This is a predicted structure of a 72-nucleotide RNA (transfer RNA) from Anaeramoeba flamelloides. NCBI's taxonomy places the organism under Eukaryota, Metamonada, Anaeramoebidae, Anaeramoeba. It matches the Rfam family "tRNA". Rfam classes the family as a transfer RNA.

Order: sequence, then C1' cells, then structure tokens
RNA sequence: GGGUAAUUAGCGAAGUGGUAUCGCGUCUCAUUCGCAUUGAGGAGGCCUCGGGUUCGAUUCCUGAAUUAUCCA
Repeated sequence: GGGUAAUUAGCGAAGUGGUAUCGCGUCUCAUUCGCAUUGAGGAGGCCUCGGGUUCGAUUCCUGAAUUAUCCA
C1' cells in the first nucleotide's frame, strides 16, 4: 500500500426498514438468625462518527475512525 471482518447497556451477544431484546453483572423488595440460593420488580443504550436514500434507518448506499486478520 491492497483485501476481508467487526463496532449495539458495565461485560458477552441477538436483532433481514416501523418506539432495540437476551444472559451475566448492578440496585430494591421478599425468603433466611445471617450468608448463599430462589422469586418479584427497577435503573442503565440518542446502536463508533459524518453524509445520502426513504414517510420512517441499528438495518440499505457512501466516506471516515478504531480493532482483528490475510496478501505484498
């Protein structure tokens, strides 16, 4: 220098154009003498950034950034 893939909650992931979910973690309550387990409920995301298409974009197109990997 060129190719490919990834970027979504604290961590790990799902999500084929219509108000974004799950597991773990975290907080509160119940259960216990207490802890753990279990049960119930809550908080936490402008989906890496810009532009475009569309009535509407996490999703489609395009550029950039970061990470990983392959080739030279």